[in-house]
Context: one part of a larger RNA
RNA sequence: UGACGGGGGCCCGCACAAGCGGUGGAGCAUGUGGAUUAAUUCGAUGCAACGCGAAGAACCUUACCCAGGCUCGAACGUUACCGGACAGCCCCUGAAAGGGGGUCUCCUUCGGGCUGGUAGCGAGGUGCUGCAUGGCUGUCGUCAGUUCGUGUCGUGAGAUGUUGGGUUAAGUCCCGCAACGAACGCAACCCCUAUCGCUAGUUACCAGCGGGUUAUGCCGGGGACUCUAGCGAGACUGCCCUGCGCAAGCAGUGAGGAAGGUGGGGACGACGUCAAGUCAUCAUGGCCCUUACGCCUGGGGCUUCACACGUGCUACAAUGGCCGGUACAAUGGGCAGCCACCUGGCGACAGGGCGCGAAUCCAUAAAGCCGGUCUCAGUUCGGAUCGGAGUCUGCAACUCGACUCCGUGAAGCUGGAAUCGCUAGUAAUCGCGUAUCAGCAACGACGCGGUGAAUACGUUCCCGGGCCU
Numbered sequence: 001u002g003a004c005g006g007g008g009g010c011c012c013g014c015a016c017a018a019g020c021g022g023u024g025g026a027g028c029a030u031g032u033g034g035a036u037u038a039a040u041u042c043g044a045u046g047c048a049a050c051g052c053g054a055a056g057a058a059c060c061u062u063a064c065c066c067a068g069g070c071u072c073g074a075a076c077g078u079u080a081c082c083g084g085a086c087a088g089c090c091c092c093u094g095a096a097a098g099g100g101g102g103u104c105u106c107c108u109u110c111g112g113g114c115u116g117g118u119a120g121c122g123a124g125g126u127g128c129u130g131c132a133u134g135g136c137u138g139u140c141g142u143c144a145g146u147u148c149g150u151g152u153c154g155u156g157a158g159a160u161g162u163u164g165g166g167u168u169a170a171g172u173c174c175c176g177c178a179a180c181g182a183a184c185g186c187a188a189c190c191c192c193u194a195u196c197g198c199u200a201g202u203u204a205c206c207a208g209c210g211g212g213u214u215a216u217g218c219c220g221g222g223g224a225c226u227c228u229a230g231c232g233a234g235a236c237u238g239c240c241c242u243g244c245g246c247a248a249g250c251a252g253u254g255a256g257g258a259a260g261g262u263g264g265g266g267a268c269g270a271c272g273u274c275a276a277g278u279c280a281u282c283a284u285g286g287c288c289c290u291u292a293c294g295c296c297u298g299g300g301g302c303u304u305c306a307c308a309c310g311u312g313c314u315a316c317a318a319u320g321g322c323c324g325g326u327a328c329a330a331u332g333g334g335c336a337g338c339c340a341c342c343u344g345g346c347g348a349c350a351g352g353g354c355g356c357g358a359a360u361c362c363a364u365a366a367a368g369c370c371g372g373u374c375u376c377a378g379u380u381c382g383g384a385u386c387g388g389a390g391u392c393u394g395c396a397a398c399u400c401g402a403c404u405c406c407g408u409g410a411a412g413c414u415g416g417a418a419u420c421g422c423u424a425g426u427a428a429u430c431g432c433g434u435a436u437c438a439g440c441a442a443c444g445a446c447g448c449g450g451u452g453a454a455u456a457c458g459u460u461c462c463c464g465g466g467c468c469u
Base pairs, nucleotide, nucleotide: 007469008468009467010466011465012464013463015459016458019422020421021420022419023418026314027313028312029311030310031309032308033307034305035304042053043052064300065299066298067297068296069295070294076122077121078120079119080118081117082116083115084114088103089102090101091100092099093098106113107112124289125288127287128286129285133283134282135278136277137276138274140272145184146183147182148181149180150179151160152159153158164175165174166173190266191265192264193263195233196232197231198230199229200228201227205222206221209220210219211218236260239254241252242251243250244249316415320374321373322372323371324370325369326368333362334361337356338355341352342351343350344349381412386407387406388405389404390403391402392401428451429450430449431448432447433446434445
């Protein structure tokens, strides 16, 4: 000077408490450990690995295993020599890759171009080292901290500033002070959202006018409204009052306002820590392989299963299940696509077929509301599992796809010790969309809107953090 303490003081955070819903029990999905295996490729491992890399493992992917093959090699640069072919087509062999045979057979300005073979130098390696590295990332933590210049103090390491008294979400600001200034952080500047105005008016809108229809902005038209998308306004403790205070500011009340004390959300992550993670995104030093640790192909594996753990989905029912009727979104996507409508099929879907490269078409939200039924039962709860019959994608669904229909109907009656999330349009609950993608193991991830709570006395205690000592 730091770090640490079951030392002290002060202060924060869904840290506890108060409350709501879960996990831990069941079935299934998914990841991991372990075991197994010819292989079950590799990485990630307390928080900060475990629905993680993977935003798509039937082949491909694929890095693993078995088998069959290739060796200037799957792509590229270059040197020398030889050739005019290579490719294509045909035949044989083969699971394919590959191999063998036949046929056809270059251009030229003669320098060469194009291309094949042989030989060589570079190739190639998801082989090792993240403890040789760059880059990128996680984490403490959106915590309020981390430093510098000059001066001063100290023999020096260093201190001071940054401590103190207040205050704040904040090293935020004020006051004081041998310090005075400054930098990186905080905040603000950026984006979305909540209100209003201006500009603009199609594909969006329809108040008034006219036309038309069983009906519909359908048509003429309109620029009001909604909305769209560009520019502005607006919030600053700015104003009034009261109290405290030197001030900064705090508390209360009020006006105005769509919004009030950082309005809500996002992007943004200081000096550094963990030899944290990644040599398998990529790049890269060193080491290693070079008829193989490279490359191609067929098949298999990554999907195994006594078991253990994490993350989820669906339930155990009546605030519910089933049936009929009926209302209201937003984000986003669409031409090898989204698909209205018609027909067939119980259905997945199929056959026709309109519109739309889309504010124009695809296009129906669900919970909700109205009516009916079930009456507490392992049930009209629950849907696993299994049998059968099918649909679709795709060269191909055996290992190993999703979906549909019929039958079957398992465990499960609210879950021990323990443990997680959340403070408001939040939790809970309901559906919808997208990326990846032929299809899909999505119950995942990322978004979108609908309905919409309870509770916080307080800081003794648990966890993490900040300042002083």
Molecule: small-subunit ribosomal RNA, 3' major domain
Organism: uncultured bacterium